[in-house]
RNA sequence: GCCAUUAUAGCUCAGCUGGUAGAGCAGCUAUCUCGUAAGUAGCAGGUCAUCGGUUCAAGUCCGAUUAAUGGCU
Numbered sequence: 001g002c003c004a005u006u007a008u009a010g011c012u013c014a015g016c017u018g019g020u021a022g023a024g025c026a027g028c029u030a031u032c033u034c035g036u037a038a039g040u041a042g043c044a045g046g047u048c049a050u051c052g053g054u055u056c057a058a059g060u061c062c063g064a065u066u067a068a069u070g071g072c073u
Base pairs, nucleotide, nucleotide: 001072002071003070004069005068006067007066010025011024012023013022019056027043028042029041030040031039049065050064051063052062053061
């Protein structure tokens, strides 16, 4: 230098053919217990890497950029 993959909650990851952004763990509250842990019920947490385009509508499609990983030279 070229090619590919990836970027979504604090962490690990889903999100199918464009149509209300989700799960587990972690966190908080309540309950339970003499107390703690475990259990049970609930709550909160998101500029979907950034910028632009297409569309009635974009996490999803297109382009550029940035970062990480892998491959080739």
Molecule: transfer RNA
Organism: Bacteroidia bacterium